[in-house]
This is a predicted structure of a 76-nucleotide RNA (transfer RNA) from a Planctomycetota bacterium.
Its Rfam family is "tRNA". It is annotated as a transfer RNA.

RNA sequence: AGGGCAGUAGCACAAUUGGUAGUGCAGCUGAUUCCAAAUCAGCCGGUUGUGGGUUCGAGUCCUUCCUGCCCUGCCA
Numbered sequence: 001a002g003g004g005c006a007g008u009a010g011c012a013c014a015a016u017u018g019g020u021a022g023u024g025c026a027g028c029u030g031a032u033u034c035c036a037a038a039u040c041a042g043c044c045g046g047u048u049g050u051g052g053g054u055u056c057g058a059g060u061c062c063u064u065c066c067u068g069c070c071c072u073g074c075c076a
Stems, first nucleotide, its partner, number of pairs: 001072007010025004019056001027043005049065001051063003
């Protein structure tokens, strides 16, 4: 330098043909308990990496850039 894959909540990951962004853990509150753990119930938490485009509508399609991983190549 070229090619491929990935980026979604603090963490690990889902999201069907483009049609309400969700699950578990963590966190918070409550119940339970002498207290705590465990358990149960509820709640909070999102610029879907960035910018732009297509569309009535984008996590999903197109594109620029950034980051990480992998492969190939060049120079030394």